A computed fold for an 84-nucleotide RNA from a Bacillota bacterium, annotated as c-di-GMP-I-GGC riboswitch aptamer. Its mean pLDDT, the model's own confidence on a scale to 100, is 86. Of the family's consensus pairs, 91% are formed in the model. Lineage of the source: Bacteria > Bacillati > Bacillota.
[in-house]
RNA sequence: UCCGAUAAAGGCAAACCUGUCCGAAAGGCAGGGGCGCAAAGCCACGGGCCCUCGGGGUCACCCAGGGCAGCCGGGUUGCCGGAA
Numbered sequence: 001u002c003c004g005a006u007a008a009a010g011g012c013a014a015a016c017c018u019g020u021c022c023g024a025a026a027g028g029c030a031g032g033g034g035c036g037c038a039a040a041g042c043c044a045c046g047g048g049c050c051c052u053c054g055g056g057g058u059c060a061c062c063c064a065g066g067g068c069a070g071c072c073g074g075g076u077u078g079c080c081g082g083a084a
Stems, first nucleotide, its partner, number of pairs: 001083004011037002016032004021028002035070001041076003045073003048068005054063003
């Protein structure tokens, strides 16, 4: 630098269930669970999607704010193994 063996140390954890938890909601957090993941680590920068305690509207949507990193792209850091 490249690659990820139907491999492997170690790791993460979808749906779903639970909660005198946080939030208006989307969603988050914690425990269980395990579909999957070689960045399913981190960052809302571009696109996309979701929400409305709000503002506007010609009711098409726009603005503002929030969320999703396990939707795609981008940025950034890095474990193990293999090859050169």